Predicted 3D model of a 476-nucleotide part of an RNA (small-subunit ribosomal RNA, 5' domain) from Panicum miliaceum. Rfam family: Bacterial small subunit ribosomal RNA. A reference for the family is Yusupov et al. (2001), "Crystal structure of the ribosome at 5.5 A resolution", Science. Taxonomically the source falls in Panicum sect. Panicum (Eukaryota, Tracheophyta, commelinids, Panicodae). Model confidence (mean pLDDT): 85 of 100.
[in-house]
Context: one part of a larger RNA
RNA sequence: GGAUGAACGCUGGCGGCAUGCUUAACACAUGCAAGUCGAACGGGAAGUGGUGUUUCCAGUGGUGAACGGGUGAGUAACACGUAAGAACCUGCCCUUGGGAGGGGAACAACAACCGGAAAUGAUUGCUAAUACCCAUAGGCUGAGGAGCAAAAGGAGAAAUUUGUCCAAGGAGGGGCUCGCGUCUGAUUAGCUAGUUGGUGAGGCAAUAGCUUACCAAGGCGAUGAUCAGUAGCUGGUCUGAGAGGAUGAUCAACCACACUGGGACUGAGACGCAGCCCAGACUCCUACGGGAGGCAACAGUGGGGAAUUUUUCACAAUGGGCGAAAGCUUGACGGAGCAAUGCCGCGUGGAGGUGGAAGGCCUAUGGCUCAUCAACUUCUUUUCUCGGAGAAGAAACAAUGACAAUAUCUAAGGAAUAAGCAUCGGCUAACUCUGUGCCUGCAGCCGCGGUAAGACAGAGGAUGCAAGCGUUAUCC
Numbered sequence: 001g002g003a004u005g006a007a008c009g010c011u012g013g014c015g016g017c018a019u020g021c022u023u024a025a026c027a028c029a030u031g032c033a034a035g036u037c038g039a040a041c042g043g044g045a046a047g048u049g050g051u052g053u054u055u056c057c058a059g060u061g062g063u064g065a066a067c068g069g070g071u072g073a074g075u076a077a078c079a080c081g082u083a084a085g086a087a088c089c090u091g092c093c094c095u096u097g098g099g100a101g102g103g104g105a106a107c108a109a110c111a112a113c114c115g116g117a118a119a120u121g122a123u124u125g126c127u128a129a130u131a132c133c134c135a136u137a138g139g140c141u142g143a144g145g146a147g148c149a150a151a152a153g154g155a156g157a158a159a160u161u162u163g164u165c166c167a168a169g170g171a172g173g174g175g176c177u178c179g180c181g182u183c184u185g186a187u188u189a190g191c192u193a194g195u196u197g198g199u200g201a202g203g204c205a206a207u208a209g210c211u212u213a214c215c216a217a218g219g220c221g222a223u224g225a226u227c228a229g230u231a232g233c234u235g236g237u238c239u240g241a242g243a244g245g246a247u248g249a250u251c252a253a254c255c256a257c258a259c260u261g262g263g264a265c266u267g268a269g270a271c272g273c274a275g276c277c278c279a280g281a282c283u284c285c286u287a288c289g290g291g292a293g294g295c296a297a298c299a300g301u302g303g304g305g306a307a308u309u310u311u312u313c314a315c316a317a318u319g320g321g322c323g324a325a326a327g328c329u330u331g332a333c334g335g336a337g338c339a340a341u342g343c344c345g346c347g348u349g350g351a352g353g354u355g356g357a358a359g360g361c362c363u364a365u366g367g368c369u370c371a372u373c374a375a376c377u378u379c380u381u382u383u384c385u386c387g388g389a390g391a392a393g394a395a396a397c398a399a400u401g402a403c404a405a406u407a408u409c410u411a412a413g414g415a416a417u418a419a420g421c422a423u424c425g426g427c428u429a430a431c432u433c434u435g436u437g438c439c440u441g442c443a444g445c446c447g448c449g450g451u452a453a454g455a456c457a458g459a460g461g462a463u464g465c466a467a468g469c470g471u472u473a474u475c476c
Stems, first nucleotide, its partner, number of pairs: 001476004006472005013346006019339002021304001026302003030299002035063003040060002043057004070257003080181003084177002088174003093170007101134001103133002110125003114121002139148003153162003183229003190220003195217008232254001234252002236247004259280005282293004310336001312335002318332001319330004349379004359370002362367001384413002387410003393403001420465005425446003431460005441448002
C1' cells in the first nucleotide's frame, strides 16, 4: 500500500447493486416450510321439490416426499481434484419390436360393540378397484433335461386418446476400481491375525476378505508406516510484476451430517432433516397406568459473544411435485423491511461581490490572517416537499403483477432539507499562541514533558480523506 462476512469511537443527506451468527453441531415458545390425483376405487356429505349436472371430503390405490432448503460436527480418506477403467443398476423421458387370457379370495372405509385420561387400540359383520392372486411367454439361468418370472384399466357417442406388461437400445443419473496430487509433528519407529494371498461356499445390482471354513505366511514402513494434532475438498477469493504466500463467507460442483448412538423397512433410488423401531440424555402432558417431541428449513426467542436483520408480501415471474386439464401446492424462488456492512454514483449550491465589514487569532501595534469566506445582488432546482400522468417485467387470443399510488416523465414551491473525522517533532502532507512544569499526560518506532514544549491540554490556523473518518484484529 492492498484486502475483510468485520467490530469499536465520533459523525451521518439520497440512490443502485450486493452482503449480513465467523462464537454454543447450545436449548428452543409460536406460526408456516410436501403435497397432489374423483379421468384408478367403493362410499359419505352439501346443494336441488326429484333425476341429472356440480362441489367437497375421511379411507383404499398411484405418484412425489431420496428433489429443493440448511449446516460443516465428523473425515488426512478414492472424501475431494484430475486422468483412466470394467464386473453393474437405473423411476420418470426418447426410439424400436411384441403383449394384455382367466377367474378368485380378501382388507380398509362403513356399521355394531368394547377398552383407554389421552395417544390410540381390540372384536364381529359387509364391500370396490389401475390393491392382491392364478395361468401363459420370442426374456433369464442351465451343456441338456428342466427351472424361474408379466399385465389394468380409465375418459369419450365414436374416431381416438391416455395408462399398463415384456424385451432391446439411448439419454441423463448413480454404485464400484485405479494412476497421480492433497497440512503439521520422529520429543510418534516399528505397525498389522480377516491382517496379506489362495481354494471352496455364501452374499451383492456389481468386483472384492465383503462374510465364512480350510491352507500358506504374508502385507505396510525413513520415498515416513503406525500414532498424535489440526482440517470438509474444489472451481475460486485476497495479495504479489511474477514465482509464490494466505484463504475456502456469499455463487457453483462434490462429500458428510440431521438431539446422541444403533438398526432395518418401503422403494427405481435411503439405511431417509420435517418416516419407522430400539437405547440414551433433555423438555412437555398425565387420571401415575402411560404418552408426545427434535429449527444445522424460513421468520423468531433465550443463551454465548466485540458482533450479524422481519415471528413481512405473493405464488405475478422462473423452477419443482401431482394432475388429461382446469388447477392445487411450494419460507425454493421473486419481492419488500432492517443495517453506511461493502462497492459504485449523486448532492450538501453556481456566478458576481472590498473603502478587505463585525468578530476570532497572531503582532515588532505599522499590520497580517481566517477571507470572496460571509453579508448583499442574481441564477439554478440534482436532491427535498407537494400535486398529475405512469410502465417494461405477461409468455399464451383474451384474462392474469406480490413488487407498486414503484421506476420513469411532468407542474408548483423555495437555497431551500444535507459535513464530518483524523492529523500537524521525524518517518509523513500540515505551526503558532496560551496553560502546565518529569505533574497532568502522549506514544506505531525513535522518543516528548523537570518555566518560553512546533511532541501533553485548549485555542486560532493548516493538511489529508470525505458520508464517511480514525482505531483495533487478521492476511499478502